[in-house]
RNA sequence: GGAGUGGUCCGGGUAGUCGCGGUUACCCUUUUCGGGUAGCCGAGGAAAGUCCGAGCACCACAGGGCAGGAUGCUGGAUAACGUCCAGGGGGAGCGAUCCUACGGAAAGUGCCACAGAAAAUAUACCGCCGGUUUAUAUCGGUAAGGGUGAAAUGGCGAGGUAAGAGCUCACCGCGGUCCUGGUGACAGGGCCGGUCCAGGUAAACCCCAUCCGGUGCAAGGCCAAAUAGGUAAGCGUGUGAAAGCGGCCCGUUUUCAGGCUUACGGGUAGGCCGCAUGAGGUGGAUAGUAAUAUUCAUCCCAGAUUGAUGACUACUGCUUUUGUCACUUUGUGACGAGAGUACAGAACUCGGCUUACAGGACCACUCCUUUU
Numbered sequence: 001g002g003a004g005u006g007g008u009c010c011g012g013g014u015a016g017u018c019g020c021g022g023u024u025a026c027c028c029u030u031u032u033c034g035g036g037u038a039g040c041c042g043a044g045g046a047a048a049g050u051c052c053g054a055g056c057a058c059c060a061c062a063g064g065g066c067a068g069g070a071u072g073c074u075g076g077a078u079a080a081c082g083u084c085c086a087g088g089g090g091g092a093g094c095g096a097u098c099c100u101a102c103g104g105a106a107a108g109u110g111c112c113a114c115a116g117a118a119a120a121u122a123u124a125c126c127g128c129c130g131g132u133u134u135a136u137a138u139c140g141g142u143a144a145g146g147g148u149g150a151a152a153u154g155g156c157g158a159g160g161u162a163a164g165a166g167c168u169c170a171c172c173g174c175g176g177u178c179c180u181g182g183u184g185a186c187a188g189g190g191c192c193g194g195u196c197c198a199g200g201u202a203a204a205c206c207c208c209a210u211c212c213g214g215u216g217c218a219a220g221g222c223c224a225a226a227u228a229g230g231u232a233a234g235c236g237u238g239u240g241a242a243a244g245c246g247g248c249c250c251g252u253u254u255u256c257a258g259g260c261u262u263a264c265g266g267g268u269a270g271g272c273c274g275c276a277u278g279a280g281g282u283g284g285a286u287a288g289u290a291a292u293a294u295u296c297a298u299c300c301c302a303g304a305u306u307g308a309u310g311a312c313u314a315c316u317g318c319u320u321u322u323g324u325c326a327c328u329u330u331g332u333g334a335c336g337a338g339a340g341u342a343c344a345g346a347a348c349u350c351g352g353c354u355u356a357c358a359g360g361a362c363c364a365c366u367c368c369u370u371u372u
Stems, first nucleotide, its partner, number of pairs: 001368010012316007020042009044343001048354002051352005056216004063250004068212005073087005088102001089100004103207002108205002110201003125146002127142005154172002157169003173196001174193008220273004230264006240256005280299008317341011
């Protein structure tokens, strides 16, 4: 100097004029409604997606089970999670690092198209070797070489053989067993085995382990008002029927000639609460590799409801193009002119994940090149 990897932060600012929402204090008006002055506060790191998890609210079972769904290596963190942290196995990369849908194929079923001799009840297409034959042809042996394919009787090397083959040997792999280390997933090592036991596939069905009640702030309450507390049909008289917030069964609770269901028709759509003090933010200390936990201090940081935080002016920041000048070429700096300035707006709250993002700054690490 170049190319990368992992992480953190910012993402416009200042001043003035006018205009918004909430809240506090005071004053005016005042049944109320409302108005004025001043102070304070007023969108995000993703507010997006609505993909997970919860808090909270409601459901007189929320109890048991089936079906269904989710997760899937080990150990931790957490309110919980399909999230996060740290490890292990496998894979990619020279590396820093990154990815992982990672339980089970000896419970069973299914699938492996085409090509190929053959994809398991396993073979011999080419080839190699031997016998017979004038030759072709034919018989036998073979699976080392070649072909097909994602995958073909474990791999490489040596010996051996007519040519070959775990046929033999060494190494690797595979299987069994024991030891060592580790909480564990696993790792390392010793010994034995060549009758060493086709392989793959479960984001195929399936088996195993663990977990899961549902609906959702348009939840749920209160007040006020209005209408037609309407019409018709069905179920149905107690060992029964109806209803009970995903489906079915059992159990159970309530009601009972009420009630429920279906269809048609009518009224209301207003106001208040829920509504923001929280598994809260920030800083320090301690423990821990870390996620995080404990503790101390400190702070209050939107609550709208056709839905607020905006408009204008001036200067300026950053990025970029260009002109002139200066300096040490590349380039850097100064002055001037022009253009641009990302993704994008709370609506019950919170912990995550995923996606979008012009430009800029910082920290740590890896590789390459050059110079000293």